[in-house]
Molecule: SAM riboswitch aptamer (S box leader)
RNA sequence: CCACCAUCCAGAGCGGCCGAGAGAUCUGGCUCGACGACGCCGCAGCAACCCGCCGGACGCAGCACGCGGACCGGCACGGUGCUACCGCCAGGAUCGAUGGAGG
Numbered sequence: 001c002c003a004c005c006a007u008c009c010a011g012a013g014c015g016g017c018c019g020a021g022a023g024a025u026c027u028g029g030c031u032c033g034a035c036g037a038c039g040c041c042g043c044a045g046c047a048a049c050c051c052g053c054c055g056g057a058c059g060c061a062g063c064a065c066g067c068g069g070a071c072c073g074g075c076a077c078g079g080u081g082c083u084a085c086c087g088c089c090a091g092g093a094u095c096g097a098u099g100g101a102g103g
Base pairs, nucleotide, nucleotide: 001103002102004100005099006098007097008096013043014042015041016040017039021032022031023030024094025092026091027090028089029088044083045082046081049079050078052075053074054073055072056071058068059067060066087095
């Protein structure tokens, strides 16, 4: 980079640096922002996608130990992610973001 699958109305903020716009795009709204937004870094936290671990159901095997995964629940030391407003809202046309597995 390409195509695929899942998710995007729950949850979780402080400090430092920077300095003007920001909330993906268009229109219309609404909002955040020199009382410093957005962004970056650090720490803290949230969550449970992946890894791992535990329990259960199911299937396989079976004397028993056991084995399995596109199942359910739990934990949260690892890999990511996320921490204003439902991806801020409505409409339009496209997209985008995150995770997983593959080329």